[in-house]
Context: one part of a larger RNA
């Protein structure tokens, strides 16, 4: 040193991030008095805060209990003792004031997070009517929900209680409602193929007369098809109307405008589902921000009231307030303290010393030093150099890029976990068919048959559907005519019933007309009405299923009864069968289809990138860069492209020449058309640059399609894969007279391997031939496969819960390098400074230097180099704050600016905030800058960054993020070896003791104020000195303990509790932190005392001069010479001869020393030191100092607690003497040399 206690002077939070931890202190488990504001007001606050009282003794009142001694409970008078009376311990435990946040009481991250999270009661919404409730566990049987039932269950949100809860339904869920859409398997009916059988018709061959057989068509009747249509046929999507926000969720921009000015009740305007209401607001929410005002402090980044410019408040992912409560969180006071000013003493237990015992981690090798410098860039190992005699104890951590953990951070591969409108897929859910699955009556639809009805153009007597056949048809079986009904109606009529009536009544012909009517037949198109199928759809039945059953029966088992037992019986339990009641062809349960479907799974989520993200890129084609062949990179510059063109922008034949500018010309201008000049590609060229182009590749015309078909020698680029040029051969066009020209475009971009299926030809395969189908060739199409050399037909996020494997091949800290920025210096000198560039300042350049900033880069470290900031301790540098020495000064003293020279000293103490930094308060001479791994966490703290929890504002559909914010969060190491503080052992120094020198290193080094000079010099004047002399203080250092204090663990005394000795109402001991309290001697110490930094020499800096020259003068320089500073050398102090250069002196020579022993002024051991009988070393043993406060025991007083006296008694560690009673018994080494 630690850890655990005890005790403190004076001050009291000045420490800190934070009164944290440790501590303390008021009290409290007694009693009594008495309590505030507030508010959810029998009451809570509240044990609020606060006052007071406790012991022992004696007398009394009340009461109660008993062993009748007494004692206890609640008073009341009275005495007495002491620093103190719950005297001690044990337990519990501060108070006030105001905020934030939750209401409270609880629950949570067992082992870093107790919270403001979580849950609460109470609000609210949705689901749920029950044979099988909704949900929920299971593959199912089954079960929980429940032996509950809407006052019950189940989600889900919010969070007590007060006041409220605003607008919005457009988006996205959810619910309802409709059905013109679309829509699957099924059924329903067609088509088309394939193939048997028959039957016709044609044509052919046989035979021959009329068959047979081939082939084609045709038709039927089957059988079949992985082929096609129509109808019908559910949810769902979708479309349409609604509704729903305590469902997810949203809640605006811009201009103007009032008589100061500022703001805008007010106006426009545009968007939109609507535009944030109340309330609340620099907030757990606000960047700017330490807003701003005011409060509280000396001084407040916190903290309380306001104000509103809410980046980015807001109303059940609740808004605002709110009593009580919190181990939450934030400020502030009271009291109190070692947190702190500033530490100090004391005990105990470790550490050390001796004896026993006896680990781990780590360990390339080690003969392991410092400084500069090198080096993979921070070297104990390398290079100079400088230091150092070998070897061990105790210590202390700077360094050993110290151990420990194959880095969590970042990156790169890979794995999981979590989310989603990713991408695929299951489960589940819906929902329809079909089977189990049956009958019956009613209906809807559709068809099929059967029967009515109706049919108005216009002309015409009038209500003509179409063709056809008709000359006759209907009538007593009741004609015309009227009446009623009822149906249709084009409103004219028309058809049917019934009733009166009692013989007609229509057509043929006329006319009109496209058509001509009576009657018949037969068809359309409307509608009606019956029949057979087949279908929707009610309704009912009962036999299929399904439920229940206090019912019977059979089988099976065996708690119990009974019985000796065992079966039977009776019980009880399961299974099965019937009966009984209930639902019932639904339900349920298979199979198919459609759909919903992060509930669950399996993946996906490129890459480049001066780390990664985030932007931004990828193919092609121009320049440039690119270094005169070609080629060349980059997140280098600079720009294009993903086409156009048939009216031809192709092809040939033929003719032409652009732009600008000048001057002239009617209208006519800047530009129209016209003429001459200059000028020469500047114009154009479809579309980017580039390179080309005038017998033009530019412009204009005529005729046409070579923008061909089969090939191609031979070249160019390219890794390849492919691009690209291509003369010439053959066929065929076009233009030209011809010669020729022509296989697109002045060139270079304008793209896309494979597979894959579909298309169009086709002498090619295979299927046993024919039809067919299948592949193949040849042709061309289908790609923002643009990540353009194209992973799959198919694909997004998150991770701070996260993991694994690598990576200093790649960021974040720190080192190197660089120095753009930063700081500093220097040159020019534009101006400011009245005047004057240089007393101070200085622009626009401009040259350097440091290596403190922010950076660049990515070198060492990623099988670990711990981050800020504080605290502790420093070291060094100067660009120098202060002190000190000088130069100019726009210094008149003085106070100042400025520059030189100089690093000895010094260089505060608080508010606010983690903060550095800064702001501010109060001093000071002065509160300097910087470096050391932004010195220092194997030294410390742990506020802050920066794991896991939570919140808030914000983005995000979400899991989730945020150099935003806010409450909480595990700091581990026994020192080997270097260094460094101390100690000691060998051995060396020519034997020993003892005094010394001092090479060399080391500490010190500071600075104020006051006085006299002197109110002098200086100044008008206020003011106001150097220089010299005294004297005093701060802050830092030594060293004592006489003083002032402090401890002072057994010196003293009080004194509670309970044990013990004791004969005891004595009196002593032991334990309670030494039990507590009151006070202390040595010794150790600060806050106490006393001392230091004096004064002086040399030798210089900067500066000031003297001679004085190069350089006839000048000049402090060049020889020479003189001053000149806290800085240097000395001079004070200390340490020092291992100063291996080991010094010197004195004394000894039987010297001396060392073990051993009593020890303390010394101590960790060890060493030093003091004795060792010829002895005060140490105990003790007398005396004395001094501290304590008046012992016991008697005596006397008192009733008695107690008081008095004997008494400054009595006791008492360490201090000063004095004294041999005890104990210091003894043993051994060397003895050179001369």
């Nucleotide at each position: 040193a630690g850890c655990u206690g005890g005790g403190g002077a004076a001050g009291g939070a000045a420490c800190u991030a934070g009164g944290c931890a440790a501590a303390a202190a008021a009290g409290c488990u007694a009693c009594c008095c008495g309590u505030a504001a507030g508010c959810u007001c029998u009451g809570c606050g509240a044990g609020a805060u606060g006052g007071g009282u406790u012991c022992c003794c004696c007398g009394u009142u009340a009461g109660a209990a008993u062993a009748u001694a007494u004692u206890c409970u609640a008073g009341c008078g009275g005495g007495g003792c002491g620093c103190a009376g719950u005297g001690a311990a044990a337990g519990u435990u501060u108070c006030c004031c105001a905020g934030g946040c939750g209401a409270c009481u609880g629950u949570u991250u067992a082992a870093c997070a107790a919270a403001a999270a979580c849950a609460c009661a109470g609000g609210u919404c949705c689901c749920u009517g029950c044979u099988a409730a909704a949900g929920c566990c299971g593959a199912a049987a089954g079960g929980c929900a429940a032996u509950g039932u809407a006052u019950a269950g189940g989600g889900g949100c919010u969070g007590a209680g007060g006041c409220c809860u605003g607008a919005c339904c457009a988006g996205c869920g959810c619910c309802c409602g409709u059905g013109u859409g679309u829509u699957a398997c099924g059924g329903c009916u067609g088509g088309g193929g394939a193939u048997u059988c028959c039957c016709g018709c044609c044509a052919g061959u046989a035979a021959u007369g009329u068959u047979a057989c081939u082939g084609g068509c045709g038709g039927g009747a089957g059988u079949u098809c992985a082929c096609u249509g129509g109808c019908u046929c559910a949810a769902g999507c979708c479309a349409c109307g609604g509704g729903u926000u305590a469902g997810c969720g949203u809640c605006g921009g811009c201009g103007g405008u009032a008589a100061c000015u500022c703001u805008g009740a007010c106006c426009g305007u545009c968007c939109g589902a609507a535009g944030g209401u109340a309330g609340c607001g620099u907030a757990a929410u606000c960047c700017c921000u330490u807003g701003u005002c005011g409060g509280g402090u000396a001084a407040g980044u916190u903290c309380c009231g306001g104000c509103c410019u809410g980046c980015a408040u807001g109303a059940a992912a609740g808004g605002c307030u709110u009593c009580a409560c919190g181990a939450c969180u934030u400020g502030g006071g009271a009291a109190c303290u070692g947190u702190c000013u500033c530490c100090c003493c004391c005990a105990g237990c470790u550490g050390c010393c001796c004896g026993g015992u006896g680990a781990a981690a780590a360990u390339a090798c080690a003969a392991u030093a410092a400084g500069c410098g090198u080096g993979a860039a921070g070297a104990u190992g390398c290079g100079c150099u400088u230091u150092a005699c070998c070897c061990g104890c105790g210590g202390c951590u700077a360094g050993a890029c110290g151990a420990a953990a194959a880095g969590a951070c970042c990156c790169c591969a890979g794995c999981a976990g979590c989310u989603u409108u990713a991408c695929u897929g299951c489960a589940a859910g819906g929902u329809g068919g079909c089977a189990u699955u049956g009958a019956a009556u009613u209906u809807u639809g559709g068809u099929u048959u059967c029967u009515g009805g109706u049919g108005c153009a216009u002309a015409g007597c009038g209500u003509a559907g179409u063709g056809g056949g008709g000359a006759g048809g209907c009538u007593u079986u009741g004609a015309a005519a009227c009446c009623u009904u009822g149906u249709c109606u084009c409103c004219g009529g028309g058809c049917a019933a019934g009733g009166u009536g009692g013989a007609g009544c229509c057509g043929c012909c006329a006319a009109u007309g496209g058509a001509a009517c009576a009657c018949c037949c037969a068809c359309c198109a409307c509608u009606g009405g019956g029949u057979g199928c087949c279908u929707c759809a009610a309704u009912u039945c009962u036999a299929a299923c399904c439920c229940a059953u206090u019912u019977u029966g059979g089988c099976c088992u065996u708690a119990g009864g009974g019985a000796a037992a065992a079966a039977a019986c009776c019980a009880a339990g399961g299974u099965u069968a019937a009966a009984u009641g209930g639902g019932a062809a639904c339900a349920g349960u298979a199979c198919c289809a459609c759909u919903u479907g992060g509930g669950c799974a399996g993946u996906u989520u490129a890459g480049a990138u001066g780390g990664g993200g985030c932007a931004u890129c990828u193919g092609c084609c121009c320049u440039c860069u690119a270094a005169a062949a070609g080629g060349u990179a980059a997140c280098g510059a600079g720009g294009g492209u993903g086409u156009g063109c048939a009216u031809a922008a192709g092809g040939u034949c033929g003719g032409c020449u652009u732009g600008g500018g000048g001057c002239g010309g009617a209208u006519g201008g800047a530009a129209a058309u016209c003429g001459c000049c200059c000028u020469g590609u500047a114009a154009g060229u479809g579309u980017a640059a580039g390179g080309g182009c005038a017998a033009a590749a530019g412009c204009c015309g005529g005729c046409u399609u070579u923008a061909c078909u089969g090939c191609g020698a031979u070249u160019g680029g390219g890794a390849c894969a492919c691009c690209a040029a291509g003369a010439g051969c053959a066929g065929u066009u076009g233009g030209g007279a011809a010669a020729c020209c022509a296989g697109g475009c002045c060139c270079u971009a304008g793209u896309g391997a494979a597979c894959c299926g579909a298309u169009g030809c086709u002498u090619c395969u295979u299927u046993g031939u024919a039809g067919g189908a299948a592949g193949g060739g040849c042709a061309a199409a289908g790609a923002u496969c643009a990540u353009c050399g194209g992973c799959c037909a198919a694909a997004a996020g998150u991770u701070a819960c996260g993991c694994u494997g690598g990576g200093g091949a790649u960021a974040a800290c720190a080192g190197a390098c660089u120095g753009g920025u930063a700081g500093g210096g220097c040159c020019c000198g534009c101006g400011a400074g009245u005047c004057c560039a240089c007393a101070u300042c200085a622009a626009c350049g401009g040259c350097c230097c440091u290596g403190u900033u922010c950076g660049g880069c990515a070198c060492c470290u990623c099988g670990a180099u711990g981050u800020c900031g504080g605290c502790u301790c420093g070291u060094c540098u100067c660009a120098u704050c202060c002190u000190g020495g000088g130069g100019g000064u726009g210094g008149a003293g003085a106070a100042g600016c400025u520059c030189c020279c100089a690093a000895g000293g010094g260089u505060c103490c608080g508010g606010c905030u983690g903060u550095u930094c800064g702001c501010c308060g109060g001093u000071u001479a002065a509160a300097g800058a910087g470096a050391c791994u932004c010195g220092u966490g194997a030294g410390u703290u742990g506020g802050g960054u920066u794991c896991a929890g939570u919140a808030c504002g914000u983005c995000g559909u979400g899991a989730g993020a945020c150099a935003g914010u806010a409450c909480g969060g595990u700091c581990u190491c026994u020192a080997u070896c270097u260094a460094c503080c101390g100690c000691g052992g060998g051995c060396g120094u020519c034997g020993a003791g003892c005094c010394u020198u001092g090479a060399g290193g080391g500490g010190a080094g500071u600075g104020g104020c006051c006085c006299a000079c002197a109110g002098u010099a200086c100044g008008a004047g206020a003011g106001g000195a150097c220089c010299u002399g005294g004297g005093u203080c701060a802050a830092c250092c030594g060293a004592c303990c006489u003083c002032u204090g402090g401890c002072g663990u057994a010196c003293c005394a009080g004194u509670u509790g309970u044990c013990u000795c004791g004969c005891c109402g004595a009196g002593a001991g032991g334990c309670a932190u030494a039990g507590c309290u009151g006070g202390g001697u040595a010794a150790c110490c600060a806050u106490g005392u006393c001392g230091g930094g004096a004064c002086g020499a040399g030798a210089u800096a900067a500066g000031a001069g003297c001679u004085g020259a190069a350089a006839g003068c000048a000049u402090c320089u060049a020889a020479g010479c003189u001053c000149g500073a806290a800085g240097c050398u000395c001079a004070c102090c200390c340490c020092a001869a291992g100063a291996u250069u080991a010094g010197g002196g004195c004394u000894c020579a039987a010297a001396g020393c060392u073990c051993g022993g009593u020890c303390a002024g010394a101590g960790a051991c060890u060493a030093u030191g003091a004795c060792c009988u010829u002895g005060a070393u140490a105990g003790g043993g007398c005396g004395c100092a001094c501290c304590u406060g008046a012992a016991a025991g008697c005596u006397c007083c008192a009733u008695a607690a107690g008081g008095a006296g004997u008494u400054g008694a009595g006791g008492g560690g360490a201090g000063c003497g004095c004294u041999a009673c005890u104990a210091a018994u003894g043993a051994g080494c060397a003895g050179a040399u001369g």
Large-subunit ribosomal RNA, half B from a Pseudomonadota bacterium, 1234 nucleotides, folded computationally. The full RNA is in RNAcentral, with records from ENA. The organism belongs to Pseudomonadota, within Bacteria. Its mean pLDDT, the model's own confidence on a scale to 100, is 82.